[in-house]
Molecule: transfer RNA
Organism: Candidatus Nitrosopelagicus brevis
RNA sequence: GGGCUCGUGGCGCAGCAUGGAUAGCGCAGUAGCUUCCUAAGCUAUAGGUCGAGGGAUCGAAGCCCUUCGAGCCCG
Numbered sequence: 001g002g003g004c005u006c007g008u009g010g011c012g013c014a015g016c017a018u019g020g021a022u023a024g025c026g027c028a029g030u031a032g033c034u035u036c037c038u039a040a041g042c043u044a045u046a047g048g049u050c051g052a053g054g055g056a057u058c059g060a061a062g063c064c065c066u067u068c069g070a071g072c073c074c075g
Base pairs, nucleotide, nucleotide: 001074002073003072004071005070006069007068010027011026012025013024020058029045030044031043032042033041051067052066053065054064055063
């Protein structure tokens, strides 16, 4: 220098091919119930607008372009 894959709450991931209306799951967090206390269990709840910017579209996490970061491969 070239190619491929990945980037979504604190952490781990789904959703992307075929755009559709409030972005979801688990763990962790907070509050409550329960318990002598803790853990476990049960109930409720806060937190992201999808790495960044731009474009096309009535509408984008998902399409197009640029760019940043990480990993792998080739030279």